[in-house]
Context: one part of a larger RNA
Parts: sequence; C1' cells; structure tokens
RNA sequence: CUGGGCGUAAAGCGUUUGUAGGCUUUCUGGAAAGUCUGAUGUCAAAGUUCUGAGCUCAACUCAGUCACGGUGUCGGAAACUAUCAGAAUAGAGAUGCGCAGAGGCUAGUGGAAUGCCGUGUGUAGGGGUUAAAUCCGUAGAUACACGGUAGAACACCAAAAGCGAAGGCAGCUAGCUGGGCGUAUUCUGACGCUGAGAAACGAAAGCGUGGGUAGCGAACGGGAUUAGAUACCCCGGUAGUCCACGCCGUAAACGAUGGAUACUCGGUGUUGGAGGAGUCGAUCCUUUCAGUGCCUAAGGUAACCCAUUAAGUAUCCCGCCUGAAGACUACGAUCGCAAGAUUAAAACUC
Repeated sequence: CUGGGCGUAAAGCGUUUGUAGGCUUUCUGGAAAGUCUGAUGUCAAAGUUCUGAGCUCAACUCAGUCACGGUGUCGGAAACUAUCAGAAUAGAGAUGCGCAGAGGCUAGUGGAAUGCCGUGUGUAGGGGUUAAAUCCGUAGAUACACGGUAGAACACCAAAAGCGAAGGCAGCUAGCUGGGCGUAUUCUGACGCUGAGAAACGAAAGCGUGGGUAGCGAACGGGAUUAGAUACCCCGGUAGUCCACGCCGUAAACGAUGGAUACUCGGUGUUGGAGGAGUCGAUCCUUUCAGUGCCUAAGGUAACCCAUUAAGUAUCCCGCCUGAAGACUACGAUCGCAAGAUUAAAACUC
C1' cells in the first nucleotide's frame, strides 16, 4: 500500500441540474503510448545474499559469485486499456399516434360552516367544566327566522389511489406550462453513467416593507387546580397563521436505506397503457410494459428483518464513518438585516 463499513450499533449530502475528473455498447482496420517479451549499455566501491579463505573461534578482514529488479537504447508481439479511421444499433435521444394525473403558475368563480352587523319573534338565562369560576346577558343575551358583510379552509368523492427531483400538491372553471407512460420501430448513431467545486429548488418557524385579519392562537391578562402551578383545564387575547415582493436555508427534510446498469423462485391486490382470445358490445380469462402495496423462496443479516421497489448477486461514480464526553461547541473564514446557518478543532476527563 491492499484489506472494513454506512436501514436500527459511528456513518447516504434535504433534492435536483451540471463543470472538471473517474468510468463507459458491438464489429473491422491502422499505428504501437500503456502492457508483455528478446538483446545490449548502465545501476562506482563498501555493504547485503551465497561459496570459500585468513586472524586459535567469533566479531572482523580478504577473494569469488547468483537471482531478481530499476533505467536508457535497439528489435519483436498486438489480446486488453488509451489513440486514429471506418461501420453498426441492443444504451441514450428524437419523431408519429395515443393515455392518465391534487405536477407548476395566473385569473375568475361556488356552496357549507364560523364570526360580526341589521331587522323580526321571544324571555331569563347562556356559556364552560370532573366540578366550578372568571366571561356574556333585562342597555334584552342564548335560541329561531330573514337580509347583509368579512376572512380563511375546501366535507362527501377519498383509496395499500394519483402526480412531482425533493420540499410538497386536493372545491370548480379557463388560460399558460413542465414531466411521465404505452405503442410504432420511422430517424440520429454511444450523443451515455456518476459527479469534487458550482448553481437552482427547498416544510414549518423566523426576519424586512406594504396590505389583510373570520377562525385559531406563542407571548400576555384573568378564573380554576395545586403544598406551589411561571403548566395541563376554562374565559379572553397580541404577534403569527393569509396576500404581494424580498430574505432565511434548516427538520425524525425518514424508506432513518446516494445514483446508474444487469442478473436472480413464486403468490395475491391495485393504478395507467398495449395486445390476444371471446362477445352484437362488454364483464370474465390471458400475455406484456410502467408504477404502487402485502406475503413468501433462494440468498443475505448480530438479530429484527430485507427479499425483482433487495438490505440478494455483480460493476462504475460520488458522499460519509473510525471509542465516549468536551462538541450540531470555541476560534477563524464565508453567507445573513437579524435570528443564526455552513465549515470545524483542542486542552481536560473516562
């Protein structure tokens, strides 16, 4: 140097796009850089290896000597890697025809519920709790009816369902727009995979400016409970939650499982296509592609469990781990309005 690991023990970047780099389908030919091989020069002496000799032995000294190896030059081989030229189509992409979808953005619009306002009916309670009280109500509440208004969220459908790279996405309609799947096998002809840096996106909370504010509701006030009650319960309630624009860049950002490709028994659901059989047309049956669940074999695993959606069998590329605590910290640096984020130690202790 090689050799170990990363679902739960330490360890997969929150996700994607992509630069450098690494790796990369099949066939033919050229050249010969890597590679293999022959010859030859060289790699001073001493030392080292082996053989022998000399000091009484040894250390020590002396003589001789081998393999292998490094490197230069010349010659040869051509499988593999790299390279040049040509060709191919199984990877990748394009095209035609179809299909499904809460994928995204913008605008408009609907009903239920809730609160508030007005009018009417009506009278002494209502509300809340284990029980109460604070609270609301004779200045007419609660309840009921009608009318108006405001903001926010979309019951049923609804599903192990669907879509999206992830975060995430749900009333309805329209416009704009991204991706995916199937099929035809028409076109291009390796255009591919991964991806240090980098860039973009990124729940909630939080921040800035300006709006908005029905309900809910940190903080806060009050009532209870309690030994106390800075809580759990109740009555209120400000930021916030909502909108526009700009920041923040973190989560148990989870499948605690990086991406790509190939291979490896079955069974049973479900979503979207395509084909066959069948039918008047279908259901049913059957084959296949792409997703999404459950169960299980081989195999794997410390076990739990995973098991064609692998944690199995392999290859390529990236990220990460190396006893606990100190420490998702200090210092420095970068970013940020701030909050803070990212990167990231040591002493000391066990």
A computed fold for a 350-nucleotide part of an RNA from an uncultured organism, annotated as small-subunit ribosomal RNA, central domain. The prediction has a mean pLDDT of 88. RNAcentral holds the full RNA, with entries from Greengenes.